About this RNA:
The part of an RNA shown here (large-subunit ribosomal RNA, domain VI) has 263 nucleotides and comes from a soil metagenome. RNAcentral holds the full RNA, with entries from SILVA. Model confidence (mean pLDDT): 83 of 100.
Context: one part of a larger RNA
RNA sequence: CGUAGGAAACUUGAGAAGAGCUAUCCCUAGUACGAGAGGACCGGGAUGGACGAACCUCUGGUGUGUCAGUUGUUCUGCCAAGAGCACCGCUGAUUAGCUACGUUCGGAAGUGAUAACCGCUGAAAGCAUCUAAGCGGGAAGCACGCUUCAAGAUGAGGUUUCCAUGCCCCUUAGGGGUGAGAGGCUCCCAGCGAGACCACUGGGUUGAUAGGCCGGAUGUGGAAGCACCGUAAGGUGUGAAGCUGACCGGUACUAAUAAGCCG
Numbered sequence: 001c002g003u004a005g006g007a008a009a010c011u012u013g014a015g016a017a018g019a020g021c022u023a024u025c026c027c028u029a030g031u032a033c034g035a036g037a038g039g040a041c042c043g044g045g046a047u048g049g050a051c052g053a054a055c056c057u058c059u060g061g062u063g064u065g066u067c068a069g070u071u072g073u074u075c076u077g078c079c080a081a082g083a084g085c086a087c088c089g090c091u092g093a094u095u096a097g098c099u100a101c102g103u104u105c106g107g108a109a110g111u112g113a114u115a116a117c118c119g120c121u122g123a124a125a126g127c128a129u130c131u132a133a134g135c136g137g138g139a140a141g142c143a144c145g146c147u148u149c150a151a152g153a154u155g156a157g158g159u160u161u162c163c164a165u166g167c168c169c170c171u172u173a174g175g176g177g178u179g180a181g182a183g184g185c186u187c188c189c190a191g192c193g194a195g196a197c198c199a200c201u202g203g204g205u206u207g208a209u210a211g212g213c214c215g216g217a218u219g220u221g222g223a224a225g226c227a228c229c230g231u232a233a234g235g236u237g238u239g240a241a242g243c244u245g246a247c248c249g250g251u252a253c254u255a256a257u258a259a260g261c262c263g
Base pairs, nucleotide, nucleotide: 001152005163006162007161008160009159010158011157015149016148017147018146021049022048023047024046025045026044027043033038051106052105053104054103055102059100060099061098062097066093067092068091069090070089071086072085073084074083075082076081110144111143112142117137118136119135120134166178167177168176169175170174183262184261185260186259187204188203189202190201191200209255210254211253212251213250214249215248216247219243220242225238226237227236228235229234
């Protein structure tokens, strides 16, 4: 821009893409078959491999503004306690998130038309013949079925709801001017279900959208100060202490102001 008024939702599916794998074991059954050796079809079940998808409860990985320990050095006047730098200085743990080595699930069943092939009836050709008329069976393949996208499918589809079709002028179709209006957008704050930007999603004071604050969870593992014990290194008590990113809940303190545009 189009989809012959403008919007908001929900949809149909022409078409396109994906998936489609396979092994071993058990039962049927040591049955059918076979002199024996051996050893099934059909049907039912279990466990795997590779591949794929989703997810983070568990097990692990990571976790550079979490906690603790610790070395050297500089600084905070000194002690103590800390901060900076040294690969995050190093080391031990670790929330959220992201992940696989983790967990769960998938390939199907079923239907239809068929291929090779197997048949029924059956003439041409008194027989025979699956074929000429007619009628069946038959594959991991084909069309559906399963998952995803999808009306620019210009063949532009459908349903529901909302708004409008007002006034004035020139007035022949029509044109010009001016309003109203559903709704949308700009703008702003954010995202943790989204993300390169855009888009998407949530919110904008009639507000819990983000930050802060409060409480909780989680993690770390027993803070500082003080007291006591010990010559001291150190230990014990106060005290499951102190601190705690992303997690959960609450709370307008801060920021979502003010306004404009399209229609």